[in-house]
RNA sequence: CAAAUAGUCGACUAGGGUUCCGGCCUGUCCCUCCAAGCGAGUCAAGACAGGCGACUGGUCCGAGAGUUGACGGCCUUUUCCAAGGCUACACGGCGGGACAAAAGCCCGGGAGGA
Numbered sequence: 001c002a003a004a005u006a007g008u009c010g011a012c013u014a015g016g017g018u019u020c021c022g023g024c025c026u027g028u029c030c031c032u033c034c035a036a037g038c039g040a041g042u043c044a045a046g047a048c049a050g051g052c053g054a055c056u057g058g059u060c061c062g063a064g065a066g067u068u069g070a071c072g073g074c075c076u077u078u079u080c081c082a083a084g085g086c087u088a089c090a091c092g093g094c095g096g097g098a099c100a101a102a103a104g105c106c107c108g109g110g111a112g113g114a
Base pairs, nucleotide, nucleotide: 007071008070009069010068011067012066015061016060020058021057022055023052024051025050026049027048028047029046031041032040033039034037072087073086074085075084076083077082089109091112095107096106097105
């Protein structure tokens, strides 16, 4: 200076936004009255339309460098069955991408740095 390897899948969490649910806000309808129309009242409950994630939440996304489990791999012992041990280390942009959208997701054990 360069190359190779550092496994796969699941569950969960940090974290994330806003499709859907719920919640909140506004309006209309519904309801009552009459002088009967661009009227007044009530907006308690309900229905519909729109908006809000600087709405705790449910659904959802979710870690190479987070947790955990199973499998796999390597080594040792064993006539066989099986048993045991190991599976290390890891600072990290900007920018871009997907799904509804965002993110510690993907680009990425990247660029760069030690």

Predicted 3D model of a 114-nucleotide RNA (Guanidine-I riboswitch aptamer) from Marinobacter salinus. Lineage of the source: Bacteria > Pseudomonadati > Gammaproteobacteria > Pseudomonadales > Marinobacter. The model forms 100% of the base pairs in the Rfam consensus. The prediction has a mean pLDDT of 83.